[in-house]
RNA sequence: GGGCCAGUAGUCUAACGGCAUAACACGACCUCCGCAAGGUUGAGAUAGGGGUUCGAUUCCCCUCUGGUCCA
Numbered sequence: 001g002g003g004c005c006a007g008u009a010g011u012c013u014a015a016c017g018g019c020a021u022a023a024c025a026c027g028a029c030c031u032c033c034g035c036a037a038g039g040u041u042g043a044g045a046u047a048g049g050g051g052u053u054c055g056a057u058u059c060c061c062c063u064c065u066g067g068u069c070c071a
Stems, first nucleotide, its partner, number of pairs: 001070007010024002018054001026042005047063005
C1' cells in the first nucleotide's frame, strides 16, 4: 500500500428499513435491627460525517479505530 471483517449504555448482548432489547453494574423506594439476597421503579447507548428513503442500527460513500490476510 491492497483485500476482508467488526464498531450499539460503564461491561456484555439483541434488533425483516417502521416504539433501540435484555442481563450485569448504577440511582431511588420496599423488605431487614443491620448487611447480603429478593421485589418495584428510574436514568443511561447505535464510532464520526454525508447520501438514498415517507422513515436508516440496518442500504450506499468517505473518514477514524481495532482485528485478520496478502505484498

This is a predicted structure of a 71-nucleotide RNA (transfer RNA) from a Candidatus Aenigmatarchaeota archaeon. The prediction has a mean pLDDT of 82. The RNAcentral record of the sequence draws on ENA.